[in-house]
Molecule: Bacterial RNase P class A
Organism: Dehalococcoidia bacterium
RNA sequence: CAAGUAAGCCGGGUGACCGCUGCUCUAGAGUUUAUGCUCUAGGGGAGAGGAAAGUCCGAGCUCCACCGGGCAGGAUGCUGGGUAAUGCCCAGGGGGGGUGACCCUACGGAAAGUGCCACAGAAACAUACCGCCCCGAUUUGUCGGGGUAAGGGUGAAAUGGUGAGGUAAGAGCUCACCAGCGGCUGGGUGACCAGUCGGCUGGGUAAACCCCGUCCGGAGCAAGACCAAAUAGGAGGGCACUGAGGACGCCCGGCCAAGUCCUCGGGUUGGUCGCUUGACCCUGAUGGCAACGUCAGGGCUAGAUAGAUGGUCACCACCCCGAUUACGUCGGGGGACAGAACUCGGCUUAUAGGCUUACUUGGUCU
Repeated sequence: CAAGUAAGCCGGGUGACCGCUGCUCUAGAGUUUAUGCUCUAGGGGAGAGGAAAGUCCGAGCUCCACCGGGCAGGAUGCUGGGUAAUGCCCAGGGGGGGUGACCCUACGGAAAGUGCCACAGAAACAUACCGCCCCGAUUUGUCGGGGUAAGGGUGAAAUGGUGAGGUAAGAGCUCACCAGCGGCUGGGUGACCAGUCGGCUGGGUAAACCCCGUCCGGAGCAAGACCAAAUAGGAGGGCACUGAGGACGCCCGGCCAAGUCCUCGGGUUGGUCGCUUGACCCUGAUGGCAACGUCAGGGCUAGAUAGAUGGUCACCACCCCGAUUACGUCGGGGGACAGAACUCGGCUUAUAGGCUUACUUGGUCU
C1' cells in the first nucleotide's frame, strides 16, 4: 500500500425569528374555609431514536382465577456461568468451513414403534442385473440348481475403509492400522480429552410423526382505581287525586298502577390518578478471562390524549459536479432509515455517510 476479519462509536453544529406541548417563577384579577383553583400578561428552563419500528421472546405492574395433581397445547434441548428473568449474553467442549485473522452450528434419542428416501438402480431394509465359483444337463449356442457380495454398473447414500492372509470363489472368516461401539485407567466442576483393552458393527432422516428431560394459570394501561352533570330509565319512601285504568257479567275486599317531591345506587359523556425516579444514567475504585457484580461520588433526561417535539434564513463542517488552476478560492446541488404513547431487559429487521482500535494474508521499501 492492497484485500480482508472482529469489536465499538457518531447519525451534523452554532445563531436569529415565527410557532407547538409540559414544568417553574413573578405580577394582576376573579373565586373559595383553604397555603388551593381558574384566567390574563411577562420571564426562565426542558422537549424523540439507534433503532422510538416488528410486537418475536423475558419481566415489572394491574385485574381475574387458584386445595393439589393430570390431560391437551405450546416452547425449549452439548457443558459451566451471568441475570429480576429469558428462547438473551459470556466462557468453554464436539462437529463443519476458511491459507489465515475468524465464522457457522436446532448440538437429547434412529437398538420403542410408524412413515419417508425423488431420478437412476436388481435392491433404499432385506434384495442380486452383469460378473466370479461349484454341481448337473447339453443340440457346445447355452440352460437349470446352489454359493458369494471381492469386482462392474446406478445413486446424495449400497451395510465400516486400506493392505495382507485365507478360500472352489468369496466374506471381520483371520490379522495389522484407521474410524465407530463398549469397558478400564488418568486429567477436567463439566461437556469432553488422552492412553489402554475387548469382541468385531446394527443405512440415512426426528426445524417427519413420535419418545425422553425441563419450563409454561389467563388477560393486558382500551390493565385498573377514583370523582361525577344534564336527560332518560331503575329501587325505596312521602304526598295528592280518594284514584282514570287493569283481570270481570256485576259488586266488595285485596293487589298492580298513570302525577309530583325526596333519597339511594348503577351506566353514558367528561375529568383526575395510573404516568414517568427507574432491575435509570455518568464518573471513579475494585472482584472476575468475560458476561456481570460490589462500593463511593454526582445527575434528573418528553409525558401528549387525536396526540407537541415544527418551519424559514444565515454561517461553518461533510459529500458530489463545474470553473480557475495561484491547490486555495468561486458558483451550483445534496444529506439515509425512521419517529415516543405504562415501563424496562433482549432479539430481529431498516439505515445516506463517516470515525476509532486490534488482528490476518499478500506485496514493496529501509